Predicted 3D model of a 73-nucleotide RNA (transfer RNA) from Candidatus Saccharicenans sp. It matches the Rfam family "tRNA". The family's RNA type in Rfam is transfer RNA. The sequence is in RNAcentral, with records from ENA. Its mean pLDDT, the model's own confidence on a scale to 100, is 82. Taxonomically the source falls in Candidatus Saccharicenans (Bacteria, Bacteria candidate phyla, Candidatus Aminicenantota, Candidatus Saccharicenantaceae).

RNA sequence: UGCGGGAUAGAGCAGAUGGAAGCUCGCCUGGCUCAUAACCAGGAGGCCGCUGGUUCAAACCCAGCUCCCGCUA
Numbered sequence: 001u002g003c004g005g006g007a008u009a010g011a012g013c014a015g016a017u018g019g020a021a022g023c024u025c026g027c028c029u030g031g032c033u034c035a036u037a038a039c040c041a042g043g044a045g046g047c048c049g050c051u052g053g054u055u056c057a058a059a060c061c062c063a064g065c066u067c068c069c070g071c072u073a
Base pairs, nucleotide, nucleotide: 002071003070004069005068006067007066010025011024012023013022019056027043028042029041030040031039049065050064051063052062053061
């Protein structure tokens, strides 16, 4: 330089064919306990890397750009 993969909640990851986002851990509150852990119940937290486009509607399709990983020279 070229090719491929990736970017979604604090962390790790889901999200066939577009209909608007969920799981585990963590965090907060309450319950249980003499107390902690475990366990149970509830809750907060994400405008989906950025900018445009297509569409009634985009995490998902298209274009450009940024960053990370691998291969290649």